[in-house]
RNA sequence: CUCUUAUCAAGAGAGGCUGAGGGAUGUGCCCUUUGAAGCCCGGCAACCGACAAGGAAUACCUUGGAAAGGUGCCAAUUCACACAAAGCAAUGAUGCUUUGGGAGAUGAGAG
Numbered sequence: 001c002u003c004u005u006a007u008c009a010a011g012a013g014a015g016g017c018u019g020a021g022g023g024a025u026g027u028g029c030c031c032u033u034u035g036a037a038g039c040c041c042g043g044c045a046a047c048c049g050a051c052a053a054g055g056a057a058u059a060c061c062u063u064g065g066a067a068a069g070g071u072g073c074c075a076a077u078u079c080a081c082a083c084a085a086a087g088c089a090a091u092g093a094u095g096c097u098u099u100g101g102g103a104g105a106u107g108a109g110a111g
Base pairs, nucleotide, nucleotide: 001111002110003109004108005107006106007105008104013041015040016039017038021031022030023029025082026081027080028079042074043073044072047070048069051064052063053062054061055060078103083100084099085098086097087096088095089094
């Protein structure tokens, strides 16, 4: 980097260092010196792993509680919309709702 698969409406500090940007991209709209991003500490969750119980001939599957292991995450629904279809409103530009898709993020697996 590509592919497969699961999840994305919940949750998480009034701490320290530092010091200007950040929210993937575009548009919008936001956050930010009452301190962005980053690092440390702290926290949340529970995908993998570990553990327990059950099932299966095995591979493995299901359920459960924990969280000292590997990741992840800690403004706003993945901040909203980006493509398509259906419905509704409007003279119209267009707006709204629902569904599906796309893009993205994270885990696990494969190349």

This is a predicted structure of a 111-nucleotide RNA (SAM riboswitch aptamer (S box leader)) from Peribacillus psychrosaccharolyticus ATCC 23296. Rfam family: SAM riboswitch aptamer (S box leader). Rfam links the family to the GO term regulation of gene expression. Rfam's curators write: The SAM riboswitch is found upstream of a number of genes which code for proteins involved in methionine or cysteine biosynthesis in Gram-positive bacteria. Of the family's consensus pairs, 97% are formed in the model. The prediction has a mean pLDDT of 81.